[in-house]
Predicted 3D model of a 78-nucleotide RNA (transfer RNA) from Parcubacteria group bacterium CG1_02_44_31. Its mean pLDDT, the model's own confidence on a scale to 100, is 80. NCBI's taxonomy places the organism under Bacteria, Bacteria candidate phyla.
RNA sequence: GUGGCUGUAGCUUAGUCUGGUUUAAAGCGCCAGGUUGUGGCCCUGGAGAUCGGCGGUUCAAAUCCGCUCAGUCACCCA
Repeated sequence: GUGGCUGUAGCUUAGUCUGGUUUAAAGCGCCAGGUUGUGGCCCUGGAGAUCGGCGGUUCAAAUCCGCUCAGUCACCCA
């Protein structure tokens, strides 16, 4: 340099192919309460992501398109 893959809550992922109906879902973690002599386990409730960034298409975008950033893999050159 060329091509591919990945990026969604503090962490790990689902959802993207086939755009949609009120809320972007789950597990772990976190906070509060219950239980307990204390703690853990367990039970109940709660907070937390506008989906890497910018722009475009559309009535409507995490989802489609373009550019770009980061990580990663293969190939090429040396």